[in-house]
Context: one part of a larger RNA
């Protein structure tokens, strides 16, 4: 000098685009942060309509739009958040490392037959303060289960041109025929099973690098390696049992402190050296510790269990909790913000679809916390006006500064206008596909009504009136800027060096310079 997630002072107009609890991984009031489908199922509590009754006041009917609770199905492992632990199960590069597996999604090739027995709700009846329950009684399914079918494909016994095993489901839409009016049947896309190849994601192993201590030199018994089981999606002491005695280590094992890594961030002319906020990758973690279930994936932040602090409720028998999710409260600190708006837009998640949900995300609010950019006026105006200040009393200086005249109106503020961020979806029409079919569905293509939280947006136009807008550190030497009072080794100043004991350019205050400027200086780390 550059630079900060920065604080403090003292002062502050506007705009734009980042940013913002670095300390207690320290406790959490409230509210929201993850639900969706009814085109899987029985249903129908609540609104709305139809229909019927009807004493006009309702009342009945799940019939019809929807749809609470409820079974099932997909999500809930993603998206957020902290960095507490980790020094190597991590991370970084890079291997033509592999013994694996991968829902949804595309892609090959089949199938998709016959039947059953229960349960949730709901009904009755009862037990608790409450959480949450108990028994009957019935009822459905894309919940469950068996039985055939197996040439792919897996597995197991096993070498027989072999055996055994391992699977399924259907809803919605239309309609010539055929009808007991239900539907059968066909067609269309979905969804289901098996499979094949792929993408995408995951797991696994190896090689190098990846902070400090030797005032840490020995460490290691599943520890090293086998054979043999066993266990996993999968290799392997991953685990067991027998064997054998190995394995690492001064090229620093082990031990201990520290510490999420990297992409990069600041500095510096480079080597290098500091850091790792935001943003992007990957790890780790969800109140502390431990374990599973379920699932294509968790050993699971807003899921279970179990054990501990801690908080709450209780009728004293029990029994709810978990913000290191977005706001917000305490506490703590030098310090960090709104208990906002909206799914309009990217996305995600379900769904055929309209949609629904979405504190991801887009906005907007608070902060001069960084950075940028704009205004706080411009021309003219010498009687060099007053006043302050200094003085050699003659003047000098502030100072063309001001007043005044003579114009502009950026930006703020009034008023009117007015983009983009929208694409779509729905309707409707026309072609092609499929088809028996001009339904129905899919695809393109036209036409058309729409869908903005931001937002009183951007931006433009217009009106008034200079009108509403500058502070702040220095000024001894480094270092751009100097006099006068006043104080008198006092009161202070100070980054170093030093100033200050009566003429102090160094203290305090005044005048007047210097320098940055909506900001200036200070501390603090870091090169």
């Nucleotide at each position: 000098g550059a630079g900060u997630g920065a604080a403090c002072g003292c002062u502050g107009g506007c705009g734009g685009c980042g940013u913002g609890c670095u300390u207690a991984a320290c406790a959490c009031a409230u509210g929201c942060a993850a639900g969706u489908c009814g085109a899987a199922c029985g249903g129908u509590a609540a609104c709305a309509g139809a229909u019927a009754c009807u004493u006009c006041g309702g009342u009945a009917u799940g019939c019809u739009g929807a749809c609470g609770a409820g079974u099932g199905g997909c999500g809930a492992a993603c998206g957020g958040g902290u960095g507490a632990g980790u020094a190597a199960u991590g991370u970084a590069u890079a291997g033509u490392u592999u013994a694996u597996u991968u829902g949804c999604c595309u892609c090959u090739u089949g199938g998709a037959g016959a039947g059953g027995g229960a349960u949730a709700g709901c009904c009755a009846c009862u037990g608790g303060a409450a959480a949450c329950g108990g028994u009957g009684a019935u009822u459905a399914a894309u919940a469950c289960c068996u039985c055939a079918u197996a040439u792919a494909c897996c597995u197991u016994u096993a070498u027989a041109u072999g055996u055994a095993g391992u699977g399924u489901a259907u809803a919605a839409g239309g309609g010539a025929c055929c009808u007991u009016a239900g539907g059968a049947c066909c067609u269309c896309g979905c969804a289901c099973u098996a499979u094949u190849a792929g993408a995408u994601g995951a797991g696994c192993c190896c090689a190098c690098g990846u902070c400090g201590g030797a005032u840490u030199a020995g460490c290691u018994u599943g520890u090293u390696g086998g054979u043999g089981a066993g266990g996993u999606a999968a290799g392997a002491g991953c685990u067991c049992a027998c064997c054998a005695a190995g394995g690492c280590g001064a090229c620093g094992a082990u031990c201990c402190g520290u510490a999420g890594c990297u992409g990069g961030u600041c500095u510096g002319a480079g080597a290098g050296g500091a850091c790792g906020a935001u943003c992007a990758g990957c790890c780790a973690c969800a109140c502390u510790g431990g374990g599973a279930c379920u699932g294509a994936g968790a050993c699971a932040c807003g899921g279970c269990c179990c054990a501990g602090a801690c908080u709450c409720c209780u009728a004293c028998g029990g029994g709810a909790g978990g913000c290191a999710g977005c706001a917000g409260u305490g506490g703590g600190g030098a310090a960090u913000a709104u208990u906002g708006g909206a799914c309009a837009a990217u996305g995600g998640g379900c769904g055929c679809a309209a949609g629904c949900c979405u504190g991801a995300u887009c906005c907007a609010g608070c902060a001069a916390u960084a950075c940028c950019g704009c205004g706080u006026g411009u021309g003219u105006g010498a009687a060099g006006a007053a006043g302050g200040c200094c003085u050699g009393c003659g003047g000098g200086u502030u100072g063309u500064a001001a007043a005044g005249c003579a114009c502009u109106u950026u930006c703020a503020g009034u008023a009117g206008g007015g983009a983009a961020g929208a694409a779509a979806u729905g309707c409707u029409c026309a072609a092609g596909g499929u088809u028996a079919a001009u339904a129905c569905c899919c695809u393109u293509g036209g036409g058309u009504c729409u869908u903005g939280a931001c937002g009183u947006u951007a931006c433009c136009u217009a009106c008034a009136g200079a009108a509403g807008a500058a502070g702040c550190a220095c000024c001894g030497g480094c270092c751009a800027a100097c006099u006068c009072c006043g104080u008198g080794c006092c009161a202070g100043c100070a980054g170093c060096c030093g100033c200050g004991g009566u003429a102090a350019u160094a203290c305090g205050g005044a005048g007047g310079g210097u320098g940055c400027a909506a900001g200036c200086g200070u501390u603090a780390a870091u090169c």
This is a predicted structure of a 527-nucleotide part of an RNA (small-subunit ribosomal RNA, 5' domain) from an uncultured prokaryote. Its mean pLDDT, the model's own confidence on a scale to 100, is 81. The full RNA is in RNAcentral, with records from ENA.